Model confidence (mean pLDDT): 81 of 100.
This is a predicted structure of a 237-nucleotide part of an RNA (large-subunit ribosomal RNA, domain VI) from Candidatus Woesearchaeota archaeon UBA489.
The sequence was found in a public genome assembly.
Taxonomically the source falls in Candidatus Woesearchaeota (Archaea, Nanobdellati).
[in-house]
Context: one part of a larger RNA
RNA sequence: UGAUGAUCUGAGAGGAAGGAUCUUUUAGUACGAGAGGAACAAAGGUUCGGCGCCACUAGUCGAUCGGUUGUCUGACAAGGCAGGCCGAGCAGCCACGCGCCAAGGGAUAAGUCCUGAAAGCAUCUAAGGACGAAACCUGCCUCAAAAAGAGAUCGAGAACGCUCGUAAAACACGAGGUUGAUAGGGUCGGGAUGUACGUGCCGAGGCAACGAGGCAUGAGUCUGCGACUACUAAUAG
Numbered sequence: 001u002g003a004u005g006a007u008c009u010g011a012g013a014g015g016a017a018g019g020a021u022c023u024u025u026u027a028g029u030a031c032g033a034g035a036g037g038a039a040c041a042a043a044g045g046u047u048c049g050g051c052g053c054c055a056c057u058a059g060u061c062g063a064u065c066g067g068u069u070g071u072c073u074g075a076c077a078a079g080g081c082a083g084g085c086c087g088a089g090c091a092g093c094c095a096c097g098c099g100c101c102a103a104g105g106g107a108u109a110a111g112u113c114c115u116g117a118a119a120g121c122a123u124c125u126a127a128g129g130a131c132g133a134a135a136c137c138u139g140c141c142u143c144a145a146a147a148a149g150a151g152a153u154c155g156a157g158a159a160c161g162c163u164c165g166u167a168a169a170a171c172a173c174g175a176g177g178u179u180g181a182u183a184g185g186g187u188c189g190g191g192a193u194g195u196a197c198g199u200g201c202c203g204a205g206g207c208a209a210c211g212a213g214g215c216a217u218g219a220g221u222c223u224g225c226g227a228c229u230a231c232u233a234a235u236a237g
Stems, first nucleotide, its partner, number of pairs: 005154004012143004018048008031036001049101005057095001059093002064088005069082005090224001104138003111131004160237001162176004182233003185229005190223004198217005205210001
């Protein structure tokens, strides 16, 4: 004295991202005396594999709710412990569930041809030209400028700290930061469980006290989801 950032290019690297098969139309057509019986092309499935997703179905669910055993908190209620056992179970994660996984182009192989001499003919070949395969180079996806020939363009903001998650081992990435819905709380909605405590009636019995339980009234509890709401924290730096 200069660089540090952002956005790209894409040399190169990786991928198997596809493989197989059936049916239908073509068509009872072409062909064939008949018997029989195609193809090009197009469409739809099945299966294996790959990638992704969770509206449905299924599983799981040590969020949660309920039932119940033993024991303890003097009793009720409410709970602790044995992840006690059992029934259900949203979100999440998932498969048994759902979606997608081309065509095309280039240059070729065997092969098929055109033109065409050597060799007045003929000849796909010698010069030249046209086709031709799941293989090759692309096309699709991912990484990628230490690509040492180390690239290009644009550039003024970035980081820490803070609230977080569509992200996550650390880091990174993404959202937000009061001009704010980022998280928590609250309210409402949705969802799970299945009718709480209390009270009243009934209740096998029992002199009575009491009484498992049933019915009625009435839900109660919880919420990793959505919306709204600055109440709390994103202050100050």